[in-house]
Context: one part of a larger RNA
This record gives sequence, structure tokens and C1' cells, in this order.
RNA sequence: CGCAGGAGAUUUGAGGGGAGCUGUCCCUAGUACGAAAGGACCGGGACGGACGAACCUCCAGUAUACCAGUUGUCCCGCCCGGGGCAGCGCUGGGUAGCUGCGUUCGGCAGAGAUAACCGCUGAAAGCAUAUAAGCGGGAAGCUUGCCUCAAGAUUAGAUCUCCCUCCCGCAAGGGCUAAAGGGCACUCGUAGACUACGAGUUUGAUAGGCUGGGUGUGUAAGCGCAGCGAUGCGUUCAGCUUACCAGUACUAAUCGCCCGUGAGG
Repeated sequence: CGCAGGAGAUUUGAGGGGAGCUGUCCCUAGUACGAAAGGACCGGGACGGACGAACCUCCAGUAUACCAGUUGUCCCGCCCGGGGCAGCGCUGGGUAGCUGCGUUCGGCAGAGAUAACCGCUGAAAGCAUAUAAGCGGGAAGCUUGCCUCAAGAUUAGAUCUCCCUCCCGCAAGGGCUAAAGGGCACUCGUAGACUACGAGUUUGAUAGGCUGGGUGUGUAAGCGCAGCGAUGCGUUCAGCUUACCAGUACUAAUCGCCCGUGAGG
């Protein structure tokens, strides 16, 4: 820009894309078959491999915004207690998130038309013949079925709901008005390179803060007690605690602006 007014939702599916794999064991059955050795079709079930998708409950990894231990040095006047730097100084753990080594799920079944191939009826040609007329069976393959994109499918589809019913003028034009809805701006994240998408903007829990909880770390500081002391014990499962879950307007989403019209070849 188009889709013959504008808008918000919900959809149909022309047509694309993805997927499509396979093993072992058990039952049927030591049956059919076979002298024996051996050993099925058909049908049913169980467990796997590789591949793929989603997810983070479990297991595991990471986690330079969490906690603790500890070395050297400089600083906070000193002690105590802390801070900076040294690869996050090093070490031990670890939430959310992101991951796989983890978890769950998938390939199926079914339908239709067929290939090779196997048939029924059956003439030409009194027979025969699956073929000439006619009618069946038959593949991981084809069309569907499953997942997904999808009306720029210009053949531009469908359904539901919402909105606009001016004035002057011969005309050109001027005036009035600005709907439904959309956007800008701002607070953000389940979204994200940007954009887009989604949640909100005081008629408010969108983010931060605070409070409570959770989680992690592992028992803070101060004081007391014991010990010459290093240190230990008690107060104390303490203290601190990122991304998690809630509550709460304390802070910030202020005030606003723009587009979109007047009934539609």
C1' cells in the first nucleotide's frame, strides 16, 4: 500500500514445512514342518538403541550480585571488628535462571488409491485365459491421518461485537466536530539484537523499597565463662541471605499529546 467505511476479537485452511528409523526378548509353540538336527508364518506383549521436542520435580553442572573459611599486603590512629588489591586472591558450599549427564513425551493405529505380484467371473476363440467389459487382494513408498506455519490464498475468505447519521457554498473551498479504536510517553518481563510480543500506568501491585515466608550458608557481632595462651563453650540451629512466593501505595508509572472522522464505488 492492497483486501470498496473504520475498529477489536475469534477462526476456516488453499498451500508449505516437520515427523516417518530400528533391535533384542517373551507368549502363541518346541506347535506347523522335518527322519533327525533344527524350527516358523499369522497374531499378541515387554524392554531397549539412535534421533527429535518440551521442561527443570528428581540427579548433575554453572551460578565474578548469596554464605562461610583462609594467605600476603595496604588502609580505617591502635586492640577488636572491618574494607581494598592479589585470576572471584585461593578454598568449601549454593537460590533463581540457563543447561544435560536428568525427566516427560513422540514415530503408532486407522482410511483411500496403487507398484511388483496374487486372484474372481469371463468372452473374442463352444476349450483355455486375472482382461477385452466388469470385480477383488496387495508396500517403510503415494493421498490422508499426527505436529506446525498459513487469507498478499490479489480467488485477499468466514463469524461475533463495537463506532461514526454535521453547517455554509453552484463549485472551488471554508467552518464545526474528532467516535470505536490505535499510537507516543512512562513502570516493567514470562518477551527480546533493534523492532516486535506480553503485563501495567493511581479506578494501580508494573518495577523498586519495606514486611513476612522460602532458599542457601552454618552458629554473626557484642558480652559472659574456662584456659598462661592458641582457642573453646554459652547466649545461638544464630547472624547474614541475589534472581524465588506473597502482602503493603512508602518511591516511580505525573500532567498529557498525536493519529484515526462525520454512514461508506
This is a predicted structure of a 265-nucleotide part of an RNA (large-subunit ribosomal RNA, domain VI) from a Nitrospirota bacterium. Rfam family: Bacterial large subunit ribosomal RNA. NCBI's taxonomy places the organism under Bacteria, Pseudomonadati, Nitrospirota. The RNAcentral record of the full RNA draws on ENA.